Annotation: A computed fold for a 126-nucleotide RNA from an Anaerolineales bacterium, annotated as FMN riboswitch aptamer (RFN element). The sequence was found by an Rfam model in a public genome assembly. Of the family's consensus pairs, 96% are formed in the model. The coordinates come from a structure-prediction model, not an experiment, and the mean pLDDT is 81. The organism belongs to Anaerolineales, within Bacteria.
RNA sequence: GAAAACCUUCGGGGCAGGGUGCGAUUCCCGACCGGCGGUAAAGCCCGCGAGCGCUGAGUUUAUCGAAGCGCAGGAUCCGGUGAAACUCCGGGGCCGACGGUAUAGUCCGGAUGGAAGAAGGUUGAC
Numbered sequence: 001g002a003a004a005a006c007c008u009u010c011g012g013g014g015c016a017g018g019g020u021g022c023g024a025u026u027c028c029c030g031a032c033c034g035g036c037g038g039u040a041a042a043g044c045c046c047g048c049g050a051g052c053g054c055u056g057a058g059u060u061u062a063u064c065g066a067a068g069c070g071c072a073g074g075a076u077c078c079g080g081u082g083a084a085a086c087u088c089c090g091g092g093g094c095c096g097a098c099g100g101u102a103u104a105g106u107c108c109g110g111a112u113g114g115a116a117g118a119a120g121g122u123u124g125a126c
Base pairs, nucleotide, nucleotide: 001126005122006121007120008119009118010117017029018028019027031106032105033096034095035048036047037046038045043094044093051071052070053069054068058064076092077091078090079089080088098109099108100107
């Protein structure tokens, strides 16, 4: 210096102001938000996570539950600069799980949850 192993911590943001209505942060005008890895810096490019189902390793035999598979899983164009940018700058456009409820990206709920991953520590084959 360093494979592998173990541990700790961290790890999601947002409807101001109005209209209609008995009732809407859900409809309408308008406003605001943007996880993680990659790469010329990304909500929209490539991939991952979150949801649902099948299956079911393991074993405390409760219906707890790893791995795997499947389904769903959204959305970007133009110009400029440059060696390189659908990522920067300028302009226009678009997207957003499930349940609840007057129809929800933003309220409430599963969730003081989980997770992609990030930082650090211990040990250390070689």